This is a predicted structure of a 165-nucleotide RNA (c-di-AMP riboswitch aptamer (ydaO/yuaA leader)) from Candidatus Siliceabacter maunaloa. Rfam family: c-di-AMP riboswitch aptamer (ydaO/yuaA leader). Rfam links the family to the GO terms cyclic-di-AMP binding and regulation of gene expression.

[in-house]
RNA sequence: CAUCAAGACCUGCCGAGUUCCCGCCGUCCAGGCGGCGGGGAGCGGGGGACCCAGUGGCCGGCCUGAAGAAGGUCGACAGGGGCGAAUCGUCAUCCCCAGUGACGUAGCGCUGCUCGUUCAGCGCGAGCCCGUCAGCUAACCCCGCAGGCUCCAGAACGAGAGGAA
Numbered sequence: 001c002a003u004c005a006a007g008a009c010c011u012g013c014c015g016a017g018u019u020c021c022c023g024c025c026g027u028c029c030a031g032g033c034g035g036c037g038g039g040g041a042g043c044g045g046g047g048g049a050c051c052c053a054g055u056g057g058c059c060g061g062c063c064u065g066a067a068g069a070a071g072g073u074c075g076a077c078a079g080g081g082g083c084g085a086a087u088c089g090u091c092a093u094c095c096c097c098a099g100u101g102a103c104g105u106a107g108c109g110c111u112g113c114u115c116g117u118u119c120a121g122c123g124c125g126a127g128c129c130c131g132u133c134a135g136c137u138a139a140c141c142c143c144g145c146a147g148g149c150u151c152c153a154g155a156a157c158g159a160g161a162g163g164a165a
Stems, first nucleotide, its partner, number of pairs: 012149003018041010042145006052135001057077001059075006079133001080130004088104006107124005113160007
C1' cells in the first nucleotide's frame, strides 16, 4: 500500500416502542454510568352500557302433522378470540393428513431535506399470545413503551422547510 473477514461508532431503516422528574442500591466520594421501584407528558393496545348488530350449523331420538314440508323438545359433535402488513389460493412430494418445497396473491416496507401523486427498481407477505371467554360501545378499568437491521441511496410533477446571493 492492497485484498479478505470480523467488530464498533456515525448515518439511515422496520416498529407504538420516546422523553422528563424523584427515591434506593452498586461503582472509594462527587459527577457520570448501570440496576430496581414510583410519578408526569407523549405514542400504542385490550376489556367494558344504552342504541345498533347478532342468534339460524350437522347427526340422532321423541311429539304435532297426510308428508323425507314445517314447527317444538332432548342429546351428541364442531369452539372462539387478540397483537401484527403478514391473508388467501394452486401445484409438487405423501395411500391420506401433517410437514416441506415451488409459484402466485390481499396487504405492507424502502429508494439520503419533508409531505403528496405517478413511474421505475428492490424487498416482506412471519411469528407469538389468551385459554372455553370477550361484537360495537360513553363513563370507567387494565396493559406495553421492546426487539432487530444498515454503509445501500432512482426519476418527474406539486406544495413546503432550509441555505446562499
The model forms 96% of the base pairs in the Rfam consensus.